Bacterial large signal recognition particle RNA from a Thermoanaerobaculia bacterium, 267 nucleotides, folded computationally.
NCBI's taxonomy places the organism under Bacteria, Pseudomonadati, Acidobacteriota, Thermoanaerobaculia.
Rfam family: Bacterial large signal recognition particle RNA. Rfam links the family to the GO terms signal recognition particle, plasma membrane targeting and SRP-dependent cotranslational protein targeting to membrane, signal sequence recognition. Rfam describes the family as follows. The signal recognition particle (SRP) is a universally conserved ribonucleoprotein involved in the co-translational targeting of proteins to membranes. Clan: SRP clan. The family's RNA type in Rfam is non-coding RNA gene.
The sequence is in RNAcentral, with records from ENA.
It is recorded under the gene name ffs.
[in-house]
RNA sequence: UCGCGCUAGGCGGGGAGCUAGCGGUUCCCUCCGCCCGCAAUCCGCUAUAGCGGGGCCGAGAACCGCCCGAGGGGCGGAGUCGUCCGGGGUCUGGGCCGGCGCGCGCAGCGUUGACAGCCAGGUCCCGCGCAUUGGGAGUCUGCGAACCGCGUCAGGUCCGGAAGGAAGCAGCGCUAAGCAGUGCCUCUCAGGUGCCGCGGAACAGCCUGGCUCGAGCAAGCGGCGCAGGCGCCGUCCGGGUGACUCGCAUCGACGGCGGCCGCGCGA
Repeated sequence: UCGCGCUAGGCGGGGAGCUAGCGGUUCCCUCCGCCCGCAAUCCGCUAUAGCGGGGCCGAGAACCGCCCGAGGGGCGGAGUCGUCCGGGGUCUGGGCCGGCGCGCGCAGCGUUGACAGCCAGGUCCCGCGCAUUGGGAGUCUGCGAACCGCGUCAGGUCCGGAAGGAAGCAGCGCUAAGCAGUGCCUCUCAGGUGCCGCGGAACAGCCUGGCUCGAGCAAGCGGCGCAGGCGCCGUCCGGGUGACUCGCAUCGACGGCGGCCGCGCGA
């Protein structure tokens, strides 16, 4: 060194998750690499950390180290984007809201006379009058007293010898209090009453009319400008959360390189 027979060992690995921990079942990556049974509120174990049964390889299809790096998980690292919450009111941002100004456009008024000036009246207030409306009283009309109102009092009663007289119910007539009505008239009280009159007060504005002058007036809509408000959107500040990218540390498959290895017999 070769052949044969054995033995140790091997017949996938890794990440996440679970677990006190390890391995498996589960999910994922790598990838092709024996079979059967077991197993998620699970199965089997305990640092020699799947167990049980069968089969194969066998010192290379074993083991160890380094490199590479699929992929996973961590970060109280960074960034971008989305979403939610709170806050600010900084902005040559958007929106909405009113205010002031300009008088550019449209519309409007104006030679049937704008603006301005002057005059008169009105509007507002006070008093009085008148009118009106409503209440009350009077006047007027009607009704209106079983007895305790008036008049007249049949019948009846009483007094009287009589003539005659007296009181008086019902009825009839009248009236008081009271009740109802009341066009006109008289008085009185009141008024968110009045195209009313007189007087006063006030006279700034507005309205109406007249006179003078002779061309503008005005600011409705749009536009522009100024200052402001709201905080709806953008934006800014802070926070929560999700996705992606980068960074840091970490585990690490496949692959590459290097190293290392038992016993017996025979040639």